The RNA shown here (SAM riboswitch aptamer (S box leader)) has 146 nucleotides and comes from an Acidobacteriota bacterium. The coordinates come from a structure-prediction model, not an experiment, and the mean pLDDT is 78.
[in-house]
């Protein structure tokens, strides 16, 4: 760097150095000289990997329910030594698609009125706007592989 897979509405910060940016991208909205990013120290969160126990499953043995060993959550419990990660805001929100509801009354068709032009806005479809929802994409992190 690429691929696969799981998770992303919870949680957790102080000090020092330094000095203007930061929140991936775009738009928005925020954070920031009462100190951004970065680095260092210490602390914390969480439980992906992890270690422990265990439902269950399998194998072997003795023998008619025991022993030993292995596996062990797609779906268990408590833990935190170690490897990562993380410690403003839901991944800060939205971005692409879907249907639902509401709005608007822009377009088309139907309908109604009008002797033309045209007008009305009742019905349907579409467009646009908004809300809550679902799914994707992108991103982040872990684990595995190349």
């Nucleotide at each position: 760097a690429u691929c696969u897979u799981a998770u992303c509405c919870a949680g957790a910060g102080u000090g020092g150095c330094u000095g203007a940016g930061g929140g991936a991208c775009a738009g928005g909205c925020c954070c920031g000289a009462a100190g951004a990013a970065g680095c260092c120290a210490c602390g914390g969160c969480a439980a992906c990997c992890g270690g422990c126990a265990a439902a269950g499953c399998g194998a072997u043995c003795c023998c008619a329910g025991g022993a030993u060993c292995g596996c062990g959550a797609u779906g268990u419990g408590a833990c935190a030594a170690g490897g990562u990660g993380c410690c403003a805001a839901u991944u800060c929100c939205u971005g692409c698609c879907c249907g639902u509801u509401g709005g608007c009354g822009c377009u088309u068709g139907c309908g109604g009125c009008g002797u033309u032009g045209g007008c009305c806005a009742g019905c349907a479809a579409g467009a646009c706007c908004a809300a809550a929802g679902g799914g994707a994409a992108a991103g982040a992190u872990g684990a595995g592989a190349u």